[in-house]
RNA sequence: AUCUGAAAAAGGCAAAUCUAUCGAAAGGUAGAGACGUAAAGCCAAGGGUCUAAGGUUGCAAAACUAUGACAGCCGGUUGCCAAA
Numbered sequence: 001a002u003c004u005g006a007a008a009a010a011g012g013c014a015a016a017u018c019u020a021u022c023g024a025a026a027g028g029u030a031g032a033g034a035c036g037u038a039a040a041g042c043c044a045a046g047g048g049u050c051u052a053a054g055g056u057u058g059c060a061a062a063a064c065u066a067u068g069a070c071a072g073c074c075g076g077u078u079g080c081c082a083a084a
Base pairs, nucleotide, nucleotide: 002084004082005081012037013036017032018031019030020029021028022027035072041077042076043075046074047073048070049069050068054065055064056063057062
């Protein structure tokens, strides 16, 4: 440097749910909690997904729309330990 995660060590993160709080919502943050996880670190100006306050259309019902979100969906990027 490449590749792999069988074994080992040191550790890391934390799904659902509950509580508090912010938000129109999706969802975020903090605490409790562990389903999982070798990138569950970071990136939303690549694809995808969610929401629709405001806006547009409409008699209405409703439809469309991101400037709002999600990386623990794919992708990009950096990186710990160890084997070969």

This is a predicted structure of an 84-nucleotide RNA (c-di-GMP-I riboswitch aptamer) from Aneurinibacillus thermoaerophilus. The prediction has a mean pLDDT of 87. The same sequence occurs in records of 3 taxa. NCBI's taxonomy places the organism under Bacteria, Bacillati, Caryophanales, Paenibacillaceae, Aneurinibacillus. The sequence is in RNAcentral, with records from ENA, Rfam and Ribocentre. Rfam family: c-di-GMP-I riboswitch aptamer. Rfam's curators write: GEMM was predicted in a large-scale screen for bacterial structured RNA regulatory elements.